Predicted 3D model of an 80-nucleotide RNA (c-di-GMP-I riboswitch aptamer). The prediction has a mean pLDDT of 85.
RNA sequence: AAAUGAAAAAGGCAAACUAAGGGCGACCUUAGGGCGCAAAGCCACCUGUCCUGAAAUCCCGGGAUAGAGGAGCUGCCAAG
Numbered sequence: 001a002a003a004u005g006a007a008a009a010a011g012g013c014a015a016a017c018u019a020a021g022g023g024c025g026a027c028c029u030u031a032g033g034g035c036g037c038a039a040a041g042c043c044a045c046c047u048g049u050c051c052u053g054a055a056a057u058c059c060c061g062g063g064a065u066a067g068a069g070g071a072g073c074u075g076c077c078a079a080g
Base pairs, nucleotide, nucleotide: 004078005077012037013036017032018031019030020029021028022027035067041073042072045070046069047068048065049064050063051062052061053060
């Protein structure tokens, strides 16, 4: 340095659900919560899924999702 994720330490994130608030909606924010996660850190570029407008199921516009997969960027610890 690369690959990998056994054991451990330091710390990190936070599903369902609940409350309050925002949004037509997908969904988001904050607090509680603790299913899980070694990139469950960042990023909507590609694919997927979902919402919405027009339409009529194709296609197109706008949006959501990074905890669905991939690309890109960055990062803690460590046996062998």